[in-house]
RNA sequence: GCCACCUUAGCUCAGCGGUAGAGCAACUGUUUUGUAAACAGUAGGUCCUCGGUUCGAAUCCGAGAGGUGGCU
Numbered sequence: 001g002c003c004a005c006c007u008u009a010g011c012u013c014a015g016c017g018g019u020a021g022a023g024c025a026a027c028u029g030u031u032u033u034g035u036a037a038a039c040a041g042u043a044g045g046u047c048c049u050c051g052g053u054u055c056g057a058a059u060c061c062g063a064g065a066g067g068u069g070g071c072u
Base pairs, nucleotide, nucleotide: 001071002070003069004068005067006066007065010024011023012022013021018055026042027041028040029039030038048064049063050062051061052060
């Protein structure tokens, strides 16, 4: 320098155009003499940035940023 892939909750990841979810973690409650475990619930997200397409974009298109891998 070229090519491919990735970027979504604190972490690991789903999400196939119709207003975003799971597991773990956190917090509260129940239970226990107490802790842990178990069970129930709560909170947590300008979906990397900017622009475009569309009635509608995390999702499609373009540019940029960061990361991983490959080639030279």
Predicted 3D model of a 72-nucleotide RNA (transfer RNA) from a Candidatus Sungiibacteriota bacterium. Its Rfam family is "tRNA". From the family's description: Transfer RNA (tRNA) molecules are approximately 80 nucleotides in length. The family's RNA type in Rfam is transfer RNA. The organism belongs to Candidatus Sungiibacteriota, within Bacteria.